[in-house]
RNA sequence: GCCCCUGUGGCACAGCUGGACAGCGCGCCGGAUUACGGAUCCGGAGGUCGGGAGUUCGAAUCUCUCCAGGGGCA
Repeated sequence: GCCCCUGUGGCACAGCUGGACAGCGCGCCGGAUUACGGAUCCGGAGGUCGGGAGUUCGAAUCUCUCCAGGGGCA
C1' cells in the first nucleotide's frame, strides 16, 4: 500500500432477502420469599444500532466516506 471481517444498552450476542415499539442472556434497580443472604419468582430502568453523508415513503439492515479493532497478501 491492497483485500477481507467486525463495531448493536455495563458485558456477551441475535436481528443484516429494508417495514414500521430494536430483542435475548448476564449484570443493575425495586418487590415477593428468607432470621439475613444466596437461589427462585414478579416487575422496572437503561441502546435511537462506531461518526458523517447519500438512496428510499421507510435503513441496524443498501451505497460512499471517515474512525477503531482483527486477519490475509505484498